A computed fold for a 73-nucleotide RNA from a Chloroflexota bacterium, annotated as transfer RNA. Rfam family: tRNA. Gene Ontology term of the family: triplet codon-amino acid adaptor activity. The sequence is in RNAcentral, with records from ENA. The same sequence occurs in records of 2 taxa. NCBI's taxonomy places the organism under Bacteria, Bacillati, Chloroflexota. The coordinates come from a structure-prediction model, not an experiment, and the mean pLDDT is 81.

RNA sequence: GGGCCGGUAGCUCAAUCGGCAGAGCAGUGGUCUUUUAAACCACAGGUUGGGGAUUCGAUGCCCUCCCGGUUCA
Numbered sequence: 001g002g003g004c005c006g007g008u009a010g011c012u013c014a015a016u017c018g019g020c021a022g023a024g025c026a027g028u029g030g031u032c033u034u035u036u037a038a039a040c041c042a043c044a045g046g047u048u049g050g051g052g053a054u055u056c057g058a059u060g061c062c063c064u065c066c067c068g069g070u071u072c073a
Stems, first nucleotide, its partner, number of pairs: 001072007010025004019056001027043005049065004
């Protein structure tokens, strides 16, 4: 330098053929318990890597750049 895969909540990952951005763990509050833990209930947490294009509408399509992994030379 070329090819391929990936980048979404603090972490691990979903999101079907473009149509309300979600789950688990972690966090906060509550119930229970002598207390802690566990269990249960609730809440909060997002520029979907950056920019642009298409579209009524983009996490998903197109272009470009950045970052990580892998492979070829």